[in-house]
RNA sequence: AGGGCCGGACAGAUGGUCGCGAGGGGUUCGCCUCUCGAGGAAAGUCCGAGCUCCAUCGGGUAGACUGCCAGGUAACGCCUGGGCGCCGCAAGGCGACGGACAGGGCCACAGAAAACAAACCGCCCCGACCUCGCAAGGGGGAAGGGUAAGGGUGAAACGGUGGGGUAAGAGCCCACCGCACCGCCGGUAACGGUGGUGGCACGGCAACCCCCAGUCGGAGCAAGGCCAAAUAGGCGGCGAGGUGUGACCCACACCGACCACACCGGCAACGGUGAGCCGCGGGUAGGCCGCUUGAGGUGCCCGGCGACGGGUAUCCCAGAUAGAUGACCAUCGCCCCGCAAGGGGAACAAGACUCGGCUUAUCGGCCGGCCCUCCCC
Numbered sequence: 001a002g003g004g005c006c007g008g009a010c011a012g013a014u015g016g017u018c019g020c021g022a023g024g025g026g027u028u029c030g031c032c033u034c035u036c037g038a039g040g041a042a043a044g045u046c047c048g049a050g051c052u053c054c055a056u057c058g059g060g061u062a063g064a065c066u067g068c069c070a071g072g073u074a075a076c077g078c079c080u081g082g083g084c085g086c087c088g089c090a091a092g093g094c095g096a097c098g099g100a101c102a103g104g105g106c107c108a109c110a111g112a113a114a115a116c117a118a119a120c121c122g123c124c125c126c127g128a129c130c131u132c133g134c135a136a137g138g139g140g141g142a143a144g145g146g147u148a149a150g151g152g153u154g155a156a157a158c159g160g161u162g163g164g165g166u167a168a169g170a171g172c173c174c175a176c177c178g179c180a181c182c183g184c185c186g187g188u189a190a191c192g193g194u195g196g197u198g199g200c201a202c203g204g205c206a207a208c209c210c211c212c213a214g215u216c217g218g219a220g221c222a223a224g225g226c227c228a229a230a231u232a233g234g235c236g237g238c239g240a241g242g243u244g245u246g247a248c249c250c251a252c253a254c255c256g257a258c259c260a261c262a263c264c265g266g267c268a269a270c271g272g273u274g275a276g277c278c279g280c281g282g283g284u285a286g287g288c289c290g291c292u293u294g295a296g297g298u299g300c301c302c303g304g305c306g307a308c309g310g311g312u313a314u315c316c317c318a319g320a321u322a323g324a325u326g327a328c329c330a331u332c333g334c335c336c337c338g339c340a341a342g343g344g345g346a347a348c349a350a351g352a353c354u355c356g357g358c359u360u361a362u363c364g365g366c367c368g369g370c371c372c373u374c375c376c377c
Base pairs, nucleotide, nucleotide: 001373002372003371004370005369006368007367008366010364012332013331014330015329016328017327018326020037021036022035023034024033025032026031039348043359044358046357047356048355049354050353051220052219053218054217063216064215065214066213067212068082069081070080071079072078083097084095085094086093087092098211099210103209104208105205106204107203120151121150122147123146124145125144129140130139131138132137159177160176161175162174163173164172178200179198180197181196182195183194184193185192186191224289225288226287227286234280235279236278237277238276241255242254243253244252245251246250261274262273263272264271265270296315297314298313299312300311301310302309303308334345335344336343337342
C1' cells in the first nucleotide's frame, strides 16, 4: 500500500417561529410560565421471566420443548469459556453435536448386489468337446468350481495403504493408519495423549417413529381491582296517615283525607297480579387504579480469561388511550454533481404493563484489535 476478519459506539448539531402530550408553579380563570417528552431495533411476538387472576396434597400418564462439557443468570431454546466435526493460507466462521446390538420403519435412480450380502464385466483352476498339425505341440471352449485384487453403478458396496503370500485372490499373514475392547497419564468435565489385546465383528438415516435424560399447571394488562349514569331486566317495600311534646311496647296536642290507580277472585273482610313511587343489588357506557423507581442508567474501584459478580458515588430518563414527540426558517457539519456561482441528497423505522434475550430491517461515516499478500528501511 492492497485485501480481509472481529468487536464497539453514533444515527446530524445549534438557534428562532408556530404547534402537540404529561407534570409542577402562578392566575384577573382569558391564560401565562418552567421542566420533561421514542429506538437500536420501539418491529416480528419466536423464547425466558416479573406481575395479576384461576386451579392446585403428592405422584404418574398424555403432550410440548430442550439435548457435547463447564460456568454465568431471576430464568432461558440466551450469553461466556472449552471440547469435537466441517470450511478458510490465516484472523476467524458455521454446527438440533445423546442413543443405530431395545424395537419398528426407510435407503429413490443406477447397479449383479443396499444389509443373514452378492457376482455383471473380469481373473484363476479344471475341462466334455471342436479344430490346426505327419508329429511334438498349438488355438477355441459347454458344464463345474474358486475369487473379490481390477473395471463398472451409486450419496453410500461389508476397513484403507504398502508388502508377503497364492492357481488367482483374500486380515490368509505382517507393518502403519482406522475401528472395537481393556488399562495408564493429563483434564472438574466434554475430551485428548499413550500402551496392550483383537484380525475386523458392528453400513447410513433418530430435522422418521422410538429409547434415554432434563424442563414445563393454565390464561394473560382486553391480567386484575375500585367508583359508577341513562335504558332494560332482578329483589324488597309503600298506598291513610303525618308532625310536635313528654320520654318511648305508651300518652297527649295539632294538622290532613273521607275510602281515594287498574284488573282478577270473594257476599264481605280480605287476598293476588300489574302500573306508579321509594329503596337495594348485579352490570353496561364512562372514569380511576394497575402505570412506570426498575433483576434501572452512568462514572470509578475490586474479583474473574470471559459472560458476569461485589462495592461506592451520582442521576430520574415517555406514560398517551384513537393514541402527543411535528412543521417551517437560518447557520454549521457530512455525501453527490459542478471550474465556479450554485443545485441536490441523508436509511430502517416509532412506545401502549415491564424487564432479559433471539431474529429480521437499516443511509452513512467513526473508533479499536487482529490476519494475509506485496514493497521500502
Description: RNAcentral holds the sequence, with entries from ENA. This is a predicted structure of a 377-nucleotide RNA (Bacterial RNase P class A) from a Gemmatimonadota bacterium. It is recorded under the gene name rnpB. Its mean pLDDT, the model's own confidence on a scale to 100, is 77. NCBI's taxonomy places the organism under Bacteria, Pseudomonadati, Gemmatimonadota. Its Rfam family is "Bacterial RNase P class A". Rfam describes the family as follows. Ribonuclease P (RNase P) is a ubiquitous endoribonuclease, found in archaea, bacteria and eukarya as well as chloroplasts and mitochondria. It is annotated as a ribozyme.